Notes: This is a predicted structure of a 350-nucleotide part of an RNA (small-subunit ribosomal RNA, central domain) from a metagenome. The coordinates come from a structure-prediction model, not an experiment, and the mean pLDDT is 89.
[in-house]
Context: one part of a larger RNA
RNA sequence: CUGGGCGUAAAGGGUACGCAGGCGGGAAGACAGGUCAGAUGUGAAAACCUACGGCUUAACCGUGGGCCUGCAUCUGAUACCAUCUUUCUUGAGUAUUGGAGAGGAAAGCGGAACUCCUGGUGUAGCGGUGAAAUGCAUAGAUAUCAGGAGGAACACCGGUGGCGAAGGCGGCUUUCUGGCCAAAUACUGACGCUCAUGUACGAAGGCCGGGGGAGCAAACAGGAUUAGAUACCCUGGUAGUCCCGGCAGUAAACGAUGGGUACUAGGUGUUGGGGGAGUCGACCCCCUCAGUGCCGCAGCUAACGCACUAAGUACCCCGCCUGGGGAGUACGGCCGCAAGGCUGAAACUC
Repeated sequence: CUGGGCGUAAAGGGUACGCAGGCGGGAAGACAGGUCAGAUGUGAAAACCUACGGCUUAACCGUGGGCCUGCAUCUGAUACCAUCUUUCUUGAGUAUUGGAGAGGAAAGCGGAACUCCUGGUGUAGCGGUGAAAUGCAUAGAUAUCAGGAGGAACACCGGUGGCGAAGGCGGCUUUCUGGCCAAAUACUGACGCUCAUGUACGAAGGCCGGGGGAGCAAACAGGAUUAGAUACCCUGGUAGUCCCGGCAGUAAACGAUGGGUACUAGGUGUUGGGGGAGUCGACCCCCUCAGUGCCGCAGCUAACGCACUAAGUACCCCGCCUGGGGAGUACGGCCGCAAGGCUGAAACUC
């Protein structure tokens, strides 16, 4: 340098943005750096290959040829790559008109439930379980009615429904704000794709400071169960869960499937647009774009399965894998308040 792979066998980075780098649409012209061709020079000898020859053979030796795949110069070729100039609109983008949405941030509001407090009614139980007990209750509980306080979460609608790059997002209203889709024109004119390093975001749990604390609930305590029961069940219960500011940076961060572009039978549902025929209309049928499901042909696959949302057919760029254990450990480095994270071996062993 080449060769094989990454849904489930080892292997897609948690996600995005993006510098360098890699790759990059149509036409014309220029140039001749890469590329290609020819010529010349050089590429020591030995070695190697080959033909012939010399020691009676061989090893060995001699002569000729090849080889030395390279480099330099000169002369040409111009399809492709690069460079420069001009141009184009289909890639990309901008404007206009509409559209859907739990996309994000902040402020305010609402009802149900729950716990607690006060008062009324009322009396002996309540609660809990497989059965019980701990627990609560005559200092009046549970139940029920009225009033008040508080925190957290938003039933129904709700849907293989929607939105978001991912994590994720669900009561209502207002303000601010990101992205996406469709239709028709107009405009810019390759402005594109990917992306090592980097930067930002990143569930839950955890940490620091300040608040808050209804319910739930690691730890903990008690009651049961049991041979034991540091559990499963029950009664309690503190961190935490919530808010503000900061840190942390990990997950079965999963579609266990990186991103982009193009192409490749169908059938059926659904979400959001647009168009057309019929109809008074509801509605229904057809076409089309964007999303999201199911089934299925070719093809692919070890099989399972995937199958226009590819795991099919191709190209471009990034990441990653190379037997199991040792081990995501040790050491070192970087980051962190810490917990720890990132990078990441070897001996030995099967």